[in-house]
C1' cells in the first nucleotide's frame, strides 16, 4: 500500500506550549494573531484485549494494558434514484470517497 468486517445526528478543557494557516480532496461555508493546526496534560468513549454469562449469536461489568476520539452529523454536497415545490431550495434511500478498530495478504 490492497482486501474483508464493524462503525461514524451521542460524548469530551475558560489548562500549558508553539506561532499561521486548518477543516483528507474539488465546490461552499466555517475555524484562527480574542493564538487556530499541532504537541504535552486532563478529558470521552468502548473498537481489541481483560473480567462475569452464554453452546454460539450476544448481553453485561471495568477503565490499571493496545488504539481511537476531543468546533460544526465525516461540517453540507459531490454519483444515481426518489418526495414536495412555480422557482430557489428543501427532504428521503442507496452509493462513491474517507475516518476508526479488528483481521488477512
Nucleotide at each position: 500500500c490492497u482486501c474483508u468486517u464493524a462503525u461514524c445526528c451521542a460524548g469530551a478543557g475558560u489548562g500549558g506550549u508553539c506561532g499561521a494557516g486548518g477543516g483528507a480532496c474539488u465546490g461552499g461555508c466555517c475555524c484562527g494573531a480574542u493564538g487556530a493546526c499541532g504537541c504535552c496534560c486532563g478529558g470521552c468513549a468502548a473498537c481489541c484485549g481483560g473480567c462475569a454469562g452464554g453452546a454460539a449469536a450476544c448481553u453485561g461489568c471495568g477503565g490499571a494494558g493496545g488504539u481511537g476520539c476531543u468546533a460544526a452529523u465525516u461540517c453540507c454536497a459531490g454519483c444515481a434514484g426518489g418526495a414536495a415545490g412555480a422557482a430557489a431550495u428543501u427532504c428521503c434511500u442507496g452509493g462513491c470517497a474517507g475516518a476508526u478498530g479488528a483481521g488477512a495478504g
Notes:
SAM riboswitch aptamer (S box leader) from Acetonema longum DSM 6540, 105 nucleotides, folded computationally. Model confidence (mean pLDDT): 87 of 100. It matches the Rfam family "SAM riboswitch aptamer (S box leader)". Rfam links the family to the GO term regulation of gene expression. RNAcentral holds the sequence, with entries from Rfam and Ribocentre. The model forms 97% of the base pairs in the Rfam consensus. Lineage of the source: Bacteria > Bacillota > Acetonemataceae > Acetonema > Acetonema longum.